This is a predicted structure of an 83-nucleotide RNA (c-di-GMP-I riboswitch aptamer) from Paenisporosarcina cavernae. Its Rfam family is "c-di-GMP-I riboswitch aptamer". Rfam describes the family as follows. GEMM was predicted in a large-scale screen for bacterial structured RNA regulatory elements. Model confidence (mean pLDDT): 86 of 100. RNAcentral holds the sequence, with entries from Rfam. The organism belongs to Paenisporosarcina, within Bacteria.
RNA sequence: UUUCGAAAAAGGCAAACUGAUUGAAAAAUCAGGACGCAAAGUUCCGGGCCUAAAGAGUCUUCUAAGGCGGCUGAGCUACCGAA
Numbered sequence: 001u002u003u004c005g006a007a008a009a010a011g012g013c014a015a016a017c018u019g020a021u022u023g024a025a026a027a028a029u030c031a032g033g034a035c036g037c038a039a040a041g042u043u044c045c046g047g048g049c050c051u052a053a054a055g056a057g058u059c060u061u062c063u064a065a066g067g068c069g070g071c072u073g074a075g076c077u078a079c080c081g082a083a
Base pairs, nucleotide, nucleotide: 002083003082004081005080012037013036017032018031019030020029021028022027035070041076042075043074045073046072047071048068049067050066055062056061
C1' cells in the first nucleotide's frame, strides 16, 4: 500500500419504545434504552423513499426550497487485527 473481517483486544455508534423541546408535517435534538452495525464515520452528487406549510390548480390533485446516509450507488476520511 492492497484485500479481507475467522479469532482477539481497546474502544465506538445506537433501532423500536418512553419523556422533554423544536417543527405545518415528515422528522430532528437532548436524556433514558439496545434491535442491530466493521464504516450504523462523513457528503443529499445519482437513484429511491417520506412530508406538503407556502405556492399553483382542472380543488379527493401537483410541487422541496423541508427531511431520510440505519434504503442504495458513488466521493472523501478512519481504529484494531489477519493475509